[in-house]
Context: one part of a larger RNA
Molecule: large-subunit ribosomal RNA, domain VI
Organism: Cellulophaga baltica
């Protein structure tokens, strides 16, 4: 653009893709068979291996915006308490997240229509014969079935509901993120919890600073699950999502 007004939901599927794996043990049984050694078919289960989807409650790994310690050296006039520089100065810990080695699923049933095979009835050819007319069974293959996407399927499909005028609706701006290179999707714009602040709580770190008390000091304890705190959930309009602006409207 296009699907024949214009929209905004929810669809049908032509059709195209993915999967499609297997092993061991029990039972069924020491059963059928076998002189014996040995040892099943068919069925039921009961646990793996790769492979392969979604997730982060568990185990971990990261986690330069979170916490302590700690060494050098400057600087905040000195202590004392910080800073900033040294790979993130080194070291131990870790929130969301994101992730595998980690959890939880999956390749089950089943149906047609069949190949090899196996047959029923059955003649040409009084018989025989699965086959000449007829009828069945039969495999991880085929074709549905399971998942995913799918009306530009120009064969543009269906239902449903909205708008006939400066309409439905979408866009521009704005907050942001379950998105995201950009667009684009998704959520929200005061009739508002969208972010950011604040509160409160999950969680991390590990016991702040200040005095007290011990001990000459170093230090130790008490005040005290202390203080601090990203990105987790809740709440709550204090801040900013004002105010507006643009497309958009039917036939030979």
């Nucleotide at each position: 653009c296009g699907u024949u007004a214009g929209a905004a939901a929810u669809u049908u599927g032509c059709g195209u893709g993915g999967a499609u794996c297997u092993g061991a043990c029990u039972c069924u049984a020491g059963u059928a068979c076998g002189a014996g050694a040995g040892g099943a078919c068919c069925g039921a289960g009961u646990u793996g291996g790769a492979c392969u989807g979604a997730c982060c409650u568990c185990u971990g790994g990261u986690g330069c915006a979170c916490c302590a310690g700690u060494u050098g050296u400057u600087c905040c006039g000195c202590c004392a308490g910080g800073a900033g520089c040294a790979u993130u100065g080194c070291u131990g810990g870790g929130u969301a997240g994101c992730u595998a080695u980690g959890u939880c699923g999956g390749g089950a049933u089943u149906g047609g229509a069949u190949a090899a095979g196996c047959g029923c009835u059955g003649a040409a050819a009084g018989c025989a014969u699965a086959u000449a007319a007829g009828c069945g069974c039969g495999a991880a293959a085929c074709c549905a079935g399971c998942c995913a996407c799918a009306a530009g399927a120009u064969g543009a499909g269906a239902u449903u509901u909205c708008u006939u005028u400066a309409a439905a609706g979408g866009g521009c701006c704005g907050u942001a993120g379950g998105a995201g290179a950009u667009g684009a999707c998704u959520a929200c714009g005061u009739u508002g919890a969208u972010a950011g602040g604040u509160c409160a709580u999950a969680g991390g770190u590990a016991g702040a600073a200040g005095g007290g008390c011990a001990g000459u000091a170093a230090u130790g304890u008490c005040u005290g699950u202390a203080g601090c705190c990203a990105a987790g959930u809740g709440a709550u309009a204090c801040u900013a999502a004002u105010a507006g602006c643009c497309c958009a409207u039917a036939g030979g």